[in-house]
RNA sequence: AUCCGAUAAAGGCAAACCCUGAGAAAUCAGGGGACGCAAAGCCAAAGGGGCUAAAAAUAGGCCAAAAUCCUGUUAACCUGCCAGCCGGGCUACCGAA
Numbered sequence: 001a002u003c004c005g006a007u008a009a010a011g012g013c014a015a016a017c018c019c020u021g022a023g024a025a026a027u028c029a030g031g032g033g034a035c036g037c038a039a040a041g042c043c044a045a046a047g048g049g050g051c052u053a054a055a056a057a058u059a060g061g062c063c064a065a066a067a068u069c070c071u072g073u074u075a076a077c078c079u080g081c082c083a084g085c086c087g088g089g090c091u092a093c094c095g096a097a
Stems, first nucleotide, its partner, number of pairs: 004095002012037002017032006035084001041090003047086002049082003056074006
């Protein structure tokens, strides 16, 4: 120095949930809060996956009927989001075996 990761020391981050704000939503920011985390630090402008939005199609509702409209499902092009889904890249504290 690399790999590695203690029932070590010092410190760090913060899921769900609650409050406030941004957003159409997913989600994000701040505060509280700790389920967990040895990279739970950064990268989503291109590995896979998930979520959101959504043309068209289709089923149902409404109607005498059709269109419009409403709801569900699938979902092209495609708008965003998730790094605490996996993999990958970059960087980093400590040092027992």